[in-house]
Molecule: SAM riboswitch aptamer (S box leader)
Organism: Hymenobacter sp. BRD67
RNA sequence: UUUUUAUACCGAGGCGCUGAGAGAUAGGCUCUGCGACGCGCCGGCAACCCCCGCCCCGUGGCGGAACGGUGCCAACCGAACGGCGGCCAAACCAUGGUCGCCCCUAUAAAAG
Numbered sequence: 001u002u003u004u005u006a007u008a009c010c011g012a013g014g015c016g017c018u019g020a021g022a023g024a025u026a027g028g029c030u031c032u033g034c035g036a037c038g039c040g041c042c043g044g045c046a047a048c049c050c051c052c053g054c055c056c057c058g059u060g061g062c063g064g065a066a067c068g069g070u071g072c073c074a075a076c077c078g079a080a081c082g083g084c085g086g087c088c089a090a091a092c093c094a095u096g097g098u099c100g101c102c103c104c105u106a107u108a109a110a111a112g
Stems, first nucleotide, its partner, number of pairs: 001112008013042005021031003027077002043073003048069002051064005082102008
């Protein structure tokens, strides 16, 4: 860096260094010299991998633990184009409306 699968609901902050922008993306809105963002240390949250038990044989389900590998520890809204699906419009197709998902981004695991 690419692909696949899963998740993005909830949860969890102090100190030190630095010094101006930051919250991925137009824009909104918010945070920020009463020091944000970032970095380091410590602490914590969570439970993807790893580990343990049971069921069971699909690389599955349920439960546990938190030593280890990661991750995370302000809060949001978010268009247009395109694709898929549900519902409504006499409603099968087409069309229109509406809702959800994908597309985008991040993280984990696996493979290349």